Record summary: Bacterial large signal recognition particle RNA from an Actinomycetota bacterium, 270 nucleotides, folded computationally. Its Rfam family is "Bacterial large signal recognition particle RNA". Rfam links the family to the GO terms SRP-dependent cotranslational protein targeting to membrane, signal sequence recognition and signal recognition particle, plasma membrane targeting. Rfam classes the family as a non-coding RNA gene. The organism belongs to Actinomycetota, within Bacteria.
RNA sequence: CCGUGCUAGACGGGGGGCUCGGGGUCCCCUGUACCGGAAAUCCCUCGAUACGCCGGGUUGAAGGUUCGUCUGCGGCCUCUGAAGGACCGGGCAGCCCCCGGUAAGCAGUGUUGAUGGUCGGGUCCUACGCGACUCGGAGCCGCGAACCAGGUCAGGCCCGGAAGGGAGCAGCCUUAAGCGGUGUCCCCGAGUGUGCCGUCAGGGUCGCCCGCCCGGAGCCAGCUGCCGGGCCAGCGCCGGCCAUUCAGUGGUCCAAGACGAACCGCACGG
Numbered sequence: 001c002c003g004u005g006c007u008a009g010a011c012g013g014g015g016g017g018c019u020c021g022g023g024g025u026c027c028c029c030u031g032u033a034c035c036g037g038a039a040a041u042c043c044c045u046c047g048a049u050a051c052g053c054c055g056g057g058u059u060g061a062a063g064g065u066u067c068g069u070c071u072g073c074g075g076c077c078u079c080u081g082a083a084g085g086a087c088c089g090g091g092c093a094g095c096c097c098c099c100g101g102u103a104a105g106c107a108g109u110g111u112u113g114a115u116g117g118u119c120g121g122g123u124c125c126u127a128c129g130c131g132a133c134u135c136g137g138a139g140c141c142g143c144g145a146a147c148c149a150g151g152u153c154a155g156g157c158c159c160g161g162a163a164g165g166g167a168g169c170a171g172c173c174u175u176a177a178g179c180g181g182u183g184u185c186c187c188c189g190a191g192u193g194u195g196c197c198g199u200c201a202g203g204g205u206c207g208c209c210c211g212c213c214c215g216g217a218g219c220c221a222g223c224u225g226c227c228g229g230g231c232c233a234g235c236g237c238c239g240g241c242c243a244u245u246c247a248g249u250g251g252u253c254c255a256a257g258a259c260g261a262a263c264c265g266c267a268c269g270g
Base pairs, nucleotide, nucleotide: 001270002269003268004267005266006265009059010058011057012030013029014028015027016026020047021045022044023043024042034056035055036054037053063264064263065262066261067260068259069258070257071256074253075252076251077250079248080247081246082245083244087240088239089238090237092236094235095234097230098229099228100227101226102225104224105223106222108219109218116214117213119211120210121209122208123207124203125202126201127199128198129197130195131194132192133191134190135189136188137187139182140181141180142179143178149174150173151172152171157166158165159164
């Protein structure tokens, strides 16, 4: 130096989370780095020598491993700033909504006469009349008393020698108290949640309506505009802020890359 067979090693690494701690399943970064299996009220654990477990496979000193410097994806912590869904506060020269005013514009109304003024009437109240309704009465009709109402009283009863006389039930005819009906036209009285009524009755009022007259141009406030006030339920605005997002300062752990340095085995045979 060559060949054969091995061994160490390699077949990914890192951050977060979990855990007393380490590793893994989980999430993320890097980027290509065998296969199968279990693992969250979880699996392994040899505990700073902790950098997984079970089974199988490839490669194997090839070039790989380690260390240092620089660049540096990304994660975590702290602080600062910005945004900030939701939420809180603020009537805020805002919108919406409400109230008052104004009368520039529109609409409406007005010379077929506005606002205003005078007079009269109605609407309102009182009184009276009339009517309506309700109630009561008179009047009229009917019923209406075992005896204690009337008349007539059969039969029967009583008195009498007789003639005759007497009381009197039922029945019949009446009637009292009372009951019922009518009380529509006509009579009397009382009342009213009563009236499209009447009085040239009395009162009251300009609130409204109608009419006559005077007079001669406004009246109104529905909409727009303007002014003032209210209202935070909603929209907007202003301020604040939890979750969350973004940017930055500082700290920390770092994949990957670049450069440099160090280390790299055993047996047999030729």